[in-house]
RNA sequence: ACGUAUUCUCAGGGCGGGGUGGAAUUCCCCACCGGCGGUAUCCCGGGCAACCGGGGAGCCCGCGAGCGCCUCUGCCGUCGUGGCGGAGGGUCGAGCAGAUCUGGUGCGACGCCAGAGCCGACGGUUACAGUCCGGAUGGAAGAGGAUAACG
Numbered sequence: 001a002c003g004u005a006u007u008c009u010c011a012g013g014g015c016g017g018g019g020u021g022g023a024a025u026u027c028c029c030c031a032c033c034g035g036c037g038g039u040a041u042c043c044c045g046g047g048c049a050a051c052c053g054g055g056g057a058g059c060c061c062g063c064g065a066g067c068g069c070c071u072c073u074g075c076c077g078u079c080g081u082g083g084c085g086g087a088g089g090g091u092c093g094a095g096c097a098g099a100u101c102u103g104g105u106g107c108g109a110c111g112c113c114a115g116a117g118c119c120g121a122c123g124g125u126u127a128c129a130g131u132c133c134g135g136a137u138g139g140a141a142g143a144g145g146a147u148a149a150c151g
Stems, first nucleotide, its partner, number of pairs: 002151003005147006016030004031131002033120002035063004042055005058118002066096002068092001069089008100116005122134003
């Protein structure tokens, strides 16, 4: 220094203006936001250099959360199909399920520069929600620290 183990802390942003209407932060026009790891022709710092450290993608590769599915289970109801909850699981080889192109530079770009686009769980609601309320004082990808022993 790395790995393993235990433990602690942290771990999501955004409706402002106008219009219509009985009613909309939900519709329409203009706006606003972007979890975690990886990748890196970009940026910063160090170095003569090789190189080292830090940052750098919503739509490239993965992961997480949500919902569904599956298993177990409580209550309610029906002749029966069922309704409302609780707990657990991930090879469920993503089921819902997500979204990027054009031009430029260059040996090389999905990532840089320029431009134009696109996407966003579930339940609720005087009216359809990425931005309001709720599950959630939850969970979690992961990030950082501490400790002791072993390798």